A computed fold for a 1521-nucleotide RNA from Bulleidia sp., annotated as small-subunit ribosomal RNA. Its mean pLDDT, the model's own confidence on a scale to 100, is 85. NCBI's taxonomy places the organism under Bacteria, Bacillati, Bacillota, Erysipelotrichaceae, Bulleidia.

RNA sequence: AGAGUUUGAUCCUGGCUCAGAUUGAACGCUGGCGGCAUGCUUUACACAUGCAAGUCGAACGGCAGCGGGGGACUAAGCUUGCUUAGUCCUGCCGGCGAGUGGCGAACGGGUGAGUACAACAUCGGAACGUGUCCGUUUGUGGGGGACAACUGCUCGAAAGGGUAGCUAAUACCGCAUAAGACCUGAGGGUGAAAGUGGGGGAUCGCAAGACCUCACGCGAACGGAGCGGCCGAUGACUGAUUAGGUAGUUGGUGAGGUAAAGGCCCACCAAGCCGACGAUCAGUAGCUGGUCUGAGAGGACGACCAGCCACACUGGAACUGAGACACGGUCCAGACUCCUACGGGAGGCAGCAGUGGGGAAUUUUGGACAAUGGGGGCAACCCUGAUCCAGCCAUGCCGCGUGCGGGAAGAAGGCCUUCGGGUUGUAAACCGCUUUUGUCAGGGACGAAAAGGGAUUGGUUAAGAGCUGAUUCUGCUGACGGUACCUGAAGAAUAAGCACCGGCUAACUACGUGCCAGCAGCCGCGGUAAUACGUAGGGUGCAAGCGUUAAUCGGAAUUACUGGGCGUAAAGCGUGCGCAGGCGGUUGGGUAAGACAGAUGUGAAAUCCCCGGGCUUAACCUGGGAACUGCAUUUGUGACUGUCCGACUGGAGUACGUCAGAGGGGGGUGGAAUUCCGCGUGUAGCAGUGAAAUGCGUAGAUAUGCGGAAGAACACCGAUGGCGAAGGCAGCCCCCUGGGGCAAAACUGACGCUCAUGCACGAAAGCGUGGGGAGCAAACAGGAUUAGAUACCCUGGUAGUCCACGCCCUAAACGAUGUCUGCCGGUUGUUGGGAAUUCAUUUUCUCAGUAACGAAGCUAACGCGUGAAGCAGACCGCCUGGGGAGUACGGUCGCAAGAUUAAAACUCAAAGGAAUUGACGGGGACCCGCACAAGCGGUGGAUGAUGUGGAUUAAUUCGAUGCAACGCGAAAAACCUUACCUAGCCUUGACAUGUCAGGAAUGCCUUGUAAAUGAGGCAGUGCCCGCAAGGGAACCUGAGCACAGGUGCUGCAUGGCUGUCGUCAGCUCGUGUCGUGAGAUGUUGGGUUAAGUCCCGCAACGAGCGCAACCCUUGUCAUCAGUUGCUACGAAAGGGCACUCUGAUGAGACUGCCGGUGACAAACCGGAGGAAGGUGGGGAUGACGUCAAGUCCUCAUGGCCCUUAUGGCUAGGGCCUCACACGUCAUACAAUGGUCGGAACAGAGGGUAGCGAAGCCGCGAGGUGAAGCCAAUCCCAGAAAACCGAUCGUAGUCCGGAUUGCAGUCUGCAACUCGACUGCAUGAAGUCGGAAUCGCUAGUAAUCGCGGAUCAGCAUGUCGCGGUGAAUACGUUCCCGGGUCUUGUACACACCGCCCGUCACACCAUGGGAGUGGGGUUCACCAGAAGGCGUUUGCCCAACCGCAAGGAAGGCGGCGCCCACGGUGGGUUUCAUGACUGGGGUGAAGUCGUAACAAGGUAGUCGUACCGGAAGGUGCGACUG
Repeated sequence: AGAGUUUGAUCCUGGCUCAGAUUGAACGCUGGCGGCAUGCUUUACACAUGCAAGUCGAACGGCAGCGGGGGACUAAGCUUGCUUAGUCCUGCCGGCGAGUGGCGAACGGGUGAGUACAACAUCGGAACGUGUCCGUUUGUGGGGGACAACUGCUCGAAAGGGUAGCUAAUACCGCAUAAGACCUGAGGGUGAAAGUGGGGGAUCGCAAGACCUCACGCGAACGGAGCGGCCGAUGACUGAUUAGGUAGUUGGUGAGGUAAAGGCCCACCAAGCCGACGAUCAGUAGCUGGUCUGAGAGGACGACCAGCCACACUGGAACUGAGACACGGUCCAGACUCCUACGGGAGGCAGCAGUGGGGAAUUUUGGACAAUGGGGGCAACCCUGAUCCAGCCAUGCCGCGUGCGGGAAGAAGGCCUUCGGGUUGUAAACCGCUUUUGUCAGGGACGAAAAGGGAUUGGUUAAGAGCUGAUUCUGCUGACGGUACCUGAAGAAUAAGCACCGGCUAACUACGUGCCAGCAGCCGCGGUAAUACGUAGGGUGCAAGCGUUAAUCGGAAUUACUGGGCGUAAAGCGUGCGCAGGCGGUUGGGUAAGACAGAUGUGAAAUCCCCGGGCUUAACCUGGGAACUGCAUUUGUGACUGUCCGACUGGAGUACGUCAGAGGGGGGUGGAAUUCCGCGUGUAGCAGUGAAAUGCGUAGAUAUGCGGAAGAACACCGAUGGCGAAGGCAGCCCCCUGGGGCAAAACUGACGCUCAUGCACGAAAGCGUGGGGAGCAAACAGGAUUAGAUACCCUGGUAGUCCACGCCCUAAACGAUGUCUGCCGGUUGUUGGGAAUUCAUUUUCUCAGUAACGAAGCUAACGCGUGAAGCAGACCGCCUGGGGAGUACGGUCGCAAGAUUAAAACUCAAAGGAAUUGACGGGGACCCGCACAAGCGGUGGAUGAUGUGGAUUAAUUCGAUGCAACGCGAAAAACCUUACCUAGCCUUGACAUGUCAGGAAUGCCUUGUAAAUGAGGCAGUGCCCGCAAGGGAACCUGAGCACAGGUGCUGCAUGGCUGUCGUCAGCUCGUGUCGUGAGAUGUUGGGUUAAGUCCCGCAACGAGCGCAACCCUUGUCAUCAGUUGCUACGAAAGGGCACUCUGAUGAGACUGCCGGUGACAAACCGGAGGAAGGUGGGGAUGACGUCAAGUCCUCAUGGCCCUUAUGGCUAGGGCCUCACACGUCAUACAAUGGUCGGAACAGAGGGUAGCGAAGCCGCGAGGUGAAGCCAAUCCCAGAAAACCGAUCGUAGUCCGGAUUGCAGUCUGCAACUCGACUGCAUGAAGUCGGAAUCGCUAGUAAUCGCGGAUCAGCAUGUCGCGGUGAAUACGUUCCCGGGUCUUGUACACACCGCCCGUCACACCAUGGGAGUGGGGUUCACCAGAAGGCGUUUGCCCAACCGCAAGGAAGGCGGCGCCCACGGUGGGUUUCAUGACUGGGGUGAAGUCGUAACAAGGUAGUCGUACCGGAAGGUGCGACUG
């Protein structure tokens, strides 16, 4: 720091996803050790059990229990006064249960429910309190009355009481005193206290003690420290689909209340107070230091640690106290749990452990007060689940280890393999070494210093007591723990997993599976060769962990302050005016709010960072510093912003002058046209359409003439002309009225710009009321079209369109471009004004508008470009993936239609913009082709042949299927072929190689079988080496194993070959240039050509594959050569080679020449010459590519499959079937003909298992025969049409020949299924063929015969050959195909494309819904526990007063006020649910249509209205996308 994903490719926009870090985590697999941390995030759910707050006898009365002392008695021992034991008494001592009293219990510990503020953070403030502690001053005198405990009686199951009596105090209450304090009328008044313990010389006392002294304590006051209470400012969540809230509310005065200010409370008075800078309401939430992330700014979070707050089963309340409205206190109410004798009681783990429950999930009912800290105490000491430790958990962070070195026969095994090998891999084995960790054994801490005791020496004191300070010596105390650590011993010994390996993203192979099973973070893998699933081998990454899931930040500049955008991608409000708000010209002076600078205070500690230190290191702990970007106070500065005072004219405005204009409102008026009405002329049609029909018309239309009526709109001018803010505005005239430009520079003196909310205007359609209504025209009706036609077309036609008044408030309301200001090169046109100038309305300049093109610049590109989308400034509005949806709900507006504001669930990985290359278009331009047209002949009808489909069959083998399958593979299915079927057989095989054994091979005979196959016999020995023995090669037989074999599958795994577009003129490359890029250019353009053929031009210059040419053949000639050819020599022989012919070699044709056209070109047109003229004719030759085109059955080949069979052999059958359909042909339908007779003229081929002559036989097919020929020699071989005669006379015929019968011939082992031919007889359909469709442009079509291949035989097929030999082409409008350029595109599997809506089915979320259930909140009323305050006539009453009666004070009770729970009714809000219902989304190949994308076949779209199964259609206005 980026990457993947929209496309055929590209750039952009934009979302989704990934790589990083982190966590109080959980889950899966795995797990050696240690250190340091963390550990109920969920039910503030309920809790068994134990512990978590006590202590003080130096405050008190006491003595239940324990120990000691003393006394008495008894018993035993027995030294007769000692020991032991027991009982009783004794508070005498140590101590102490319960009690009175003091202090503490308000700390410490837990939790985060509530709380958006009374909390918190930071900074300030004034009207307060304060136990213990510190400092200072001072006091501590003298009395009194009770109540617990205890005892007696008594109630209760218990918990707990009741009553009578006794008693102490540092408990309680008066009195005295009063420097401060408090009150005050300034005279005065009010108000305190407590003792206990240690020691003691003198004096007193019987003693206790008095007394002295010290310590602790107590009272009053002042001050301090620390702590706490209160107030203010600033900061910090979301929602406006919450906009108004508030009656103690805001303020004042006066009482009250509090420690204290204050509506804190009350009475009265006033009507304020808060709020768009977001009040109120709703939702959510403890706040902070900080933590995580990030470059930072930010974002998210608030576990552990620390500060503050709140809470303690739920709600309310006060008491005590220095402090509480109190976690382990009280009272009341409620819910729940427990005990009960049913009467009544008890309880509160959000303390530490622990239990249940919930949950994905979170530990031991441990040890110790040794340390630190807290409470009490003089102290010893006691208490302390605070704390310190230990235990559990890989939950996290950090550290260590699982060995190290050598070791190649590169072992075995595994896996892969091209079978050679590679890899695992120095890895292992093996050899040597070491011992961290673990095990065993031994030693063994720091944390501990106080306290206590002794000595010396100060202070206090009468004092050497005592207390206290300093120094020194001594010395008790360890939970952790026999732990850390150290030493020794043995021994590689005790210790590696997890995830991943298609791209992102490091890491690949095999097998299995076969759109199955499965994977997946995104893109996406899997349909028989899966690096993507599963397994294995190998590899990569991390490592005692590794992955997954969840969550936060990052990447994301994807909310943009730093740091984004708005013409077309999402996004400028339809337009203006304008309050608040924001921003604001030049200049002088003041001020100091902002700003800037310095200083001071604060910003807790911890954390982060830097430098050190301590644990072996690190994590961790710790010392110091820096930092804490903040806030406050204060001093200074005066540039800038603000503010105040003054000045200015440039912004803005006013006045004067002048100009243009469909600017607006009202009134009047004009002509043309349409329709209607009246009258006339006139007659059969008119109107309408692609064509028609409906309609109108003989009752007189249309047409035409005249007259009249009515409404609406204003031709020409008229124009990318004008005006207006926009919507919009058009005959002419008049009235009223707004704005703008220009000129000059008189006046004001910043008066300005923008603008949330608001206000006004706002096309068309639509609505209301009343008019009006000619034309047009939604709806509607009819006629057409159509498969249908709720449309397009036609005929009618109502709302409406028009006017007045009132609503509606939306449009593609568009320049898809907010308003204002400044700056930055130009050119051209046009509108309005002005200046200068000219003979000239001529030219130049200038201001304001409006268009076109374009520098720089900008932009993703297209494009914009002084009228910016450039460079800047001010303000407003808006956007944040697509769909759901501009929808639902709620609110506001509206008569309604509806408008406006405006979500979520759910779903997808895209949706989109611009441009590129193609393809396509019922887009355009140009060009070509037997493409059409012009012609000739066919097919489609008949019969037959053949192929195919279908059907049939045991099998009818397989393949080919639009053109480009169908007389195709097949250039020959009777057997064979043959792959199919039935039956019978074989299993190393019919065929190949290797091994062994035997034998040459081979030929013949007999026998069985349908044959294959069997059974048996006879003959027979070659070639090479070697004297021989023997060996070798080839061949045959047998054995066994490797293997053979397969026309089995996959042509969608392939090679090769082939078809097709198409013999169409195209297809590309290098360098350069242009473009961000895909790409473009070249290859386009102007001409020309059969041609990307050539020329010219050009940011291109060249080149390649194609075209052409080179090749073959044919046409002319020449030369050479000539036999089997030819031949002028009469024939033969023999000659000859002129000619024909054959072969070879050459010449010839190149737009070369002339004329014209053209651009001085290329080229074209015409002509000459020539055998041939513009590629002379024909052939071969097929660019880049397309069709997953065809072929695994020619061949080759990967993979899969079969292996006594899917291989092999044999016989028979089948491929030849036959209601039918199609293709290709043959023959015909006749007279341009048939038949008969006569009689001419080819070319190219083939021939030895062959062609086969002559002759003879047969009507003929043919037979016989054998000459000749390995071929310019012989044979096939008679060419046929044509020609000359004859006949037939338009008929199912003397046409036509199918079919059938009989008789034959030939081939062949064999013609039954199933051959060809011959003769005789038979004589079917058919009389020129519907829609439609094919071939052909010259030696061509048509027609006529001949030959070859295949082949034993079989040709209407096919491949060749020659004979005779036409017609027509105006031309390119149309059909088909193709090429080039261009245009549109929502297509790219490329129009056989894409795609819209209803309906049907399934699932999902959601709206409405009679309602129903729950929660929150609010208003009104009822009610009123405990408690507080107030009051009080009843009852009770120790201290004080009073001689007493009694009083004061107090308590109980009553009443009043406040008030929790509770109850009733209403409102509001939220959640859940609900018969039925609405649309939406997603789904496999469902149904109906075809709306959109091309002119999408009626251009599309927007708004609105009506209509229709549905997409949609139509009207009106608008836009060009």